[in-house]
This record gives sequence, structure tokens and C1' cells, in this order.
RNA sequence: GUUUUAAUAGCUCAACGGUAGAGCGCAAGGCUGAAAACUUUGAGGUUAUAAGUUCGAAUCUUAUUUAAAACA
Repeated sequence: GUUUUAAUAGCUCAACGGUAGAGCGCAAGGCUGAAAACUUUGAGGUUAUAAGUUCGAAUCUUAUUUAAAACA
């Protein structure tokens, strides 16, 4: 330099073009003499950035950025 893949919650990952979710973690309540464990609830997202298509985009298209792999 070329090609391919990936980017979503603090972390690991889901999500037929139609309300963005789970596990762990975090906070609060219950339980306990006090913890752990268990249990209930809650907070936490400009879906990497910018455009386009569409009634409607995390999802499709284009460009850019970053990372990884292969080739040279």
C1' cells in the first nucleotide's frame, strides 16, 4: 500500500428494517447480631463519526476514524 472483518451500558456479548436487551459489575431495599450468599428494584446507551435510502435504520448504501488478520 491492497483486501477482509470488527466498533452497541463500566466489561463480555445479543438484537427479522418496526419500543435497544442479557450476564457480570455498580447503587438501594429485604434477609443476617454483622458479613457473604440469596432475593427485589433501580441507575447506566447521541448503537465509533458524518451523510444518503426509507413512513421508519444498531441493521441497508457511501465516506472517514480506530483496531485485528491476510497478502505485498